Record summary:
This is a predicted structure of a 74-nucleotide RNA (transfer RNA) from Hydrothermarchaeales archaeon (SeqCode). The sequence is in RNAcentral, with records from ENA and MGnify. It matches the Rfam family "tRNA". Rfam classes the family as a transfer RNA. RNAcentral records the identical sequence in 2 taxa.

RNA sequence: GGGCCUAUAGUCUAGCCUGGAUAGGACAGGGGCUUGCGGAGCCUCAAACCCGGGUUCAAAUCCCGGUAGGCCCG
Numbered sequence: 001g002g003g004c005c006u007a008u009a010g011u012c013u014a015g016c017c018u019g020g021a022u023a024g025g026a027c028a029g030g031g032g033c034u035u036g037c038g039g040a041g042c043c044u045c046a047a048a049c050c051c052g053g054g055u056u057c058a059a060a061u062c063c064c065g066g067u068a069g070g071c072c073c074g
Base pairs, nucleotide, nucleotide: 001073002072003071004070005069006068007067010027011026012025013024020057029045030044031043032042033041050066051065052064053063054062
């Protein structure tokens, strides 16, 4: 220098190919119920689409350009 893959809450992950309603789940965290205390269980709350642009009525998803990580070639 070239090619490919990956990026979504604190952590892990579904959804992306084939665009559609408040972006779902698990663990962790806050509050409550329960308990003699704790744990477990139940209820509830907050929290995320790597960045910029484009297409579209509508983008996590499609297109372009970047950033970061990984693999391969030279």